Context: one part of a larger RNA
Molecule: small-subunit ribosomal RNA, 5' domain
Organism: Verrucomicrobium sp. GAS474
Parts: sequence; structure tokens; C1' cells
RNA sequence: GAACGAACGCUGGCGGCGUGGAUAAGACAUGCAAGUCGAACGCGAAUUCAUUUGAUAGCAAUAUUAGAUGAGUUUGAGUGGCGAAAGGGUGCGUAACACGUGGGAAUGUGCCGAAAAGUGGGGAAUAGCUCACCGAAAGGUGAGGUAAUGCCCCAUGUGAAGGAGACUUUAAAGUUAGGGAUCGCAAGACCUGACGCUUUUCGAGCAGCCCGCGGCCUAUCAGCUAGUUGGUGAGGUAAUGGCUCACCAAGGCUAUGACGGGUAGCUGGUCUGAGAGGACGACCAGCCACACUGGAACUGAGACACGGUCCAGACACCUACGGGUGGCAGCAGUCGAGAAUUUUUCACAAUGGGGGAAACCCUGAUGGAGCGACGCCGCGUGGAGGAUGAAGGUUUUCGGAUUGUAAACUCCUGUCACUGCAGAGCAAAGCUACGGUACUAAUAUCACCGGAGUCUGAUAGUAUGCAGGGAGGAAGGGACGGCUAACUCUGUGCCAGCAGCCGCGGUAAUACAGAGGUCCCGAGCGUUGUUC
Repeated sequence: GAACGAACGCUGGCGGCGUGGAUAAGACAUGCAAGUCGAACGCGAAUUCAUUUGAUAGCAAUAUUAGAUGAGUUUGAGUGGCGAAAGGGUGCGUAACACGUGGGAAUGUGCCGAAAAGUGGGGAAUAGCUCACCGAAAGGUGAGGUAAUGCCCCAUGUGAAGGAGACUUUAAAGUUAGGGAUCGCAAGACCUGACGCUUUUCGAGCAGCCCGCGGCCUAUCAGCUAGUUGGUGAGGUAAUGGCUCACCAAGGCUAUGACGGGUAGCUGGUCUGAGAGGACGACCAGCCACACUGGAACUGAGACACGGUCCAGACACCUACGGGUGGCAGCAGUCGAGAAUUUUUCACAAUGGGGGAAACCCUGAUGGAGCGACGCCGCGUGGAGGAUGAAGGUUUUCGGAUUGUAAACUCCUGUCACUGCAGAGCAAAGCUACGGUACUAAUAUCACCGGAGUCUGAUAGUAUGCAGGGAGGAAGGGACGGCUAACUCUGUGCCAGCAGCCGCGGUAAUACAGAGGUCCCGAGCGUUGUUC
């Protein structure tokens, strides 16, 4: 000199863009952060409409009321499907194929894209529900009965797996929109489309595995190793392999640092530097690891799973003392420790994700706002004129000099802030009807294309524009002995004090303290810490 996720002191007008728990991976009150689908399924409740039955009133039409059936809408818990393995957080552990880079073969893959074949027949349960019971609660037990795209059996076998071959084994589920002829009392069958389901192949993306090379300190760590190193066989895995096991051999690593100890997430990068290098790894992006501590598996395409399960432990809470419940290193927020780090905010309008045919729902991801000069950048705090060189201050050789065109005063301007008025872009999609094209028996439905109409904004009455008034509302901090730009007076008297180094202070201190003046930077200026 440059830099910082900084802190501290003094000071503080506005805006834009960034950034903000570095310490206790300490403990956490409260709210929210993962749901969705009725176009998979049976029930309950509410409501509307239609049909129909009864009762009451009426001569009747009809009205009121109760029930049944059907249809529609809304809603509740449950079965079922998909999602919950993503997104978000943190850096404890890890010196390791963890990461970076370049290769490799013995693999898997839900959703997505392409293609081929199929989707036939039947059955038994179970939750919800009802009844009974136990328990303070959390929750649980028994009986009855019910549905499905839940579960099971049979059939078939393009293919797949096994086998030298013959051959053997192996699957499925429906829902919904529309409809002319035909069948049917009707429901529907049937036909067409859409979404599914099953088997298989290829792809894409993703994931698992193996290897070469590369990147910390320590020899005051010199020897380490029995599943250890290799082989055969078996088991296991999606897959190779001592991954595991039986047997056999006695190997394997090491001064090019094994083994041990310490420290540490790695990288793209960041800072500095002319470079070489050195230091670092906040924010953003990729990978890894972890989710109160330790262990384990289940489900699943995928986890050994942050907001799942089980066991053990510590801690905390509830309890009727028998027993239960919990996990912010998600977003806010609280306490604690600390020099130190923000709101218990708005919205799903946009982008993206999950579910759904869709409308739509969910989304503390995300988009925004709030707080902090924490950083960078921009703007302003006025401009021009103005000499009696005013007053006051300071100084003085008492003549003056200086503050100083500075002020007053005159004439202007109107950025920002303030007030008023106007006022965006971020909106594409979606929905509705219409037209065209293709499929089709069909002019239906659906799909695609086209133009038209309609609707959707958290930020926010924000950005921005125009107008209004008035210099009005907006300057400080440090330094002045040399390094180093900037000097005098007073006080003090080796005292009080200063100090980055050299060093100042013991009666004329440009070095302490105050004042005037000056210099530097400026909404900042200094100090401290750390790196080059």
C1' cells in the first nucleotide's frame, strides 16, 4: 500500500447493488417449512335439483312436511397411488478414491423419450364403520360386516431368465369423455379417444463400483500388518472384490516416509503480488459428510432416511405414578457464551418443485419488503457576485498580520429529502366460445394449430414523470518532531502524560494538555485484529 462475513471509538443526509451467528454440531417456548389425487375405492355429514311414496290442509289445481331412489356440489376421517431420498441447513467427523483430474468394466435405474407385444377368467380378505371392553392420557383388544388401480389364484407367453438342446419358469387394473347402427327392460354390452396397467428392448439423465496422477505438518512417531497378502471353492450384492466364510500358501507395506500423532471438509475460486509465489476456502456454484449421542434394519426405483421406524444413552416435558412424549446444523424467534452478526414480516404475481386429466392445491425453495455505513458505487449538504478587507477570535516587534470572499448583503438554481397529482414494466400462461387439420363409422369426444374475448401483481400507489415552496432539512474524523502533507501561543515542569520506530517531558516543549491556524480524507474518519 492492498484486502476483510470484521469488531471498537467519534460522527452520520439520500439512493442502488451486495452482504450479515466466524464463538456453543450449546439448549430451545411459539408459529409455519410436504403434501396432493373423488377421473383408483367404499362410507359419514351438509346442501341443491329431479323422480316417487306416505301424512296434513284443500272440492281440485296445489302447498307444507317425512321418507326412498338417482344426479350434482362441498366437506370429514379411512383404504389406495405418487411424492415425502428433491428442495432447504450445517461443517461435527474425515488425510480418505473424501475431493480434483484423466481413464476403466463387472452394474442398477421410478418419472421422461422411442419401439414391440399384451391388458382373458376367477377368488379370499381388510381399514374405515357398528357393537363390547381396557387405559388418566398416548393408545390398544375382541366380535360382526364392506370396497378398490390394495392382495391372491388360474390362463396366455411377443419377449425375458435358466438350459448344449428338448424344454422349464415367469405378468397385468382399471378409470374416464363421447357415440351412429346392432343386442339388451334397464344398467350396460359394443365402437372411438384420453389417462393408466403388464412384459421386453433401446435411449436420456442419474446413481453405485475400480484404477493412474495431484494437493497439510510432524522422525522428539521406524518399523507396521493374521482377513493381514495371494490362491481355490462357496456364500452375498444391482455389480467386481477378503465384502464374508472354509481350506491352502506366507505373504503385503515401508526412508520416494509405512505405522503413529496433530490439524483440516475438498474444489471452481478469493485476497495479495510485476511475476514466481504466499495466505485463505464467507457469499455464489460442483462434490462429500452429518441431522440430540451411539447402533440397526424396514419400506422403496432410490435411504440405512433432518421435520420415518426400532433399541440403548443423556437431557427436557406431561402424568391419575401404572406409563407416555420430544429433537430448529429448515424460516423467523428465545436464552446462553461472546468483541460480534437482522423481522416471531408479505406473497405464491414471477421462476422452479410435488400431486392432479385439468381447474387448482401445497411450497419459510423462491420472489419481495424490514433492520445494520457491514462493504462497494453514485449523489447531495448550494452557485455567482461581494472589501469598510466589518465584528469577534488568535497573534503581535502594538505598526500590523491572520481567520478571509469566509460572513453579512445582492442576484440565482432546485439535485436529494418534503408536499400534491399522474403512474408503469415484470403477464407468459390459464379459461371461454369459434375456425382449420389429423384419428374415427362419425360433423361426437380428444389432440394440435390459428386468431378473438376474458381474467390473474406480493413488491406497491413502488420505479418514473410533472408541479409546488423555500437555501430552507443534511459535516465530521484524524493528524501537524523526523519517517509524513501540515506551526504558533498558553498551561505543565522527567510531573501529568505521549509513543508504530527513532524517541519527547527535569521553566522559553512545533512531540504532553488546551486554543487559534494549517494539512489529509470525507458520510465517513481513525484504532485494533488477520493475510499478502